[in-house]
Context: one part of a larger RNA
RNA sequence: CGUAAGAAGAUUGAGGAGAGUUGACCCUAGUACGAGAGGACCGGGUCGAACCAACCACUGGUGUACGAGUUGUCCUGCCAAGGGCACCGCUCGGUAGCUAUGUUGGGAUGUGAUAACUGCUGAAAGCAUCUAAGCAGGAAGCCAACUCCAAGAUGAAUCUUCUUUUAAGAGCUCAUAUAGACUAUGUGUUUGAUAGGCUGGGUGUGUAAUGGAUGAAAGUCCUUUAGCUGACCAGUACUAAUAGCUCGUCUG
Numbered sequence: 001c002g003u004a005a006g007a008a009g010a011u012u013g014a015g016g017a018g019a020g021u022u023g024a025c026c027c028u029a030g031u032a033c034g035a036g037a038g039g040a041c042c043g044g045g046u047c048g049a050a051c052c053a054a055c056c057a058c059u060g061g062u063g064u065a066c067g068a069g070u071u072g073u074c075c076u077g078c079c080a081a082g083g084g085c086a087c088c089g090c091u092c093g094g095u096a097g098c099u100a101u102g103u104u105g106g107g108a109u110g111u112g113a114u115a116a117c118u119g120c121u122g123a124a125a126g127c128a129u130c131u132a133a134g135c136a137g138g139a140a141g142c143c144a145a146c147u148c149c150a151a152g153a154u155g156a157a158u159c160u161u162c163u164u165u166u167a168a169g170a171g172c173u174c175a176u177a178u179a180g181a182c183u184a185u186g187u188g189u190u191u192g193a194u195a196g197g198c199u200g201g202g203u204g205u206g207u208a209a210u211g212g213a214u215g216a217a218a219g220u221c222c223u224u225u226a227g228c229u230g231a232c233c234a235g236u237a238c239u240a241a242u243a244g245c246u247c248g249u250c251u252g
Base pairs, nucleotide, nucleotide: 001152005163006162007161008160009159010158011157015149016148017147018146021049022048023047024046025045026044027043033038051106052105053104054103055102059100060099061098062097066093067092068091069090070089071086072085073084074083075082076081109144110143112142117137118136119135120134169247170246171245172244174188175187176186177185194240195239196238197236198235199234200233201232204228205227211222212221213220214219
């Protein structure tokens, strides 16, 4: 821009893409077969490998805005308590998120059409012949089925609702995340829990500081399962989503 008014939402599916793998073991059955040695078809079941997808409850990893320990040095006048720098100084753990080696699922199926091939009936050619007329079977392949995209499918589809006039609706701005390079998408914008803060909880770390006791001191014990705690879960308008603006109407 089109889809002959403009919008909001929900669909159909022409068409396209993806997937399609395979092993071992058990039963049937030590059966059929075979002198024996050996050893099935058909059919049923179990457990896997690799691959693919999703997810984070579990097991782990990461987790430079969480907690703790600790070395050197400088600083806050000193003690104590802290802060800076040294690869996040080093080390031990670890929330959310993201993750695999973790978990879950998948490759099912078909009275479809066929290939090679196997046949029935059957002439040309009194026989024979799967073929010439006719009929039947037959594959991990084809088609359908499964998952995803999909009406610019210009062949422009369908349904519901709204607006009949400065309208319905959309956007800008603003708070943002389940989204994200930007854009877009989603949520919200006081008729409000969108983000921050605060409160409570959870989780993590592991018992803060102060004071007291004890010891010559290093230190230990009590106060104290403390103190602190990013992203997690709730509640709460304290702060910020203010104020407003633009587009959008007319059959060629």
Record summary:
A computed fold for a 252-nucleotide part of an RNA from Mycoplasmoides pneumoniae, annotated as large-subunit ribosomal RNA, domain VI. It matches the Rfam family "Bacterial large subunit ribosomal RNA". Gene Ontology terms of the family: structural constituent of ribosome and ribosome. Its mean pLDDT, the model's own confidence on a scale to 100, is 86.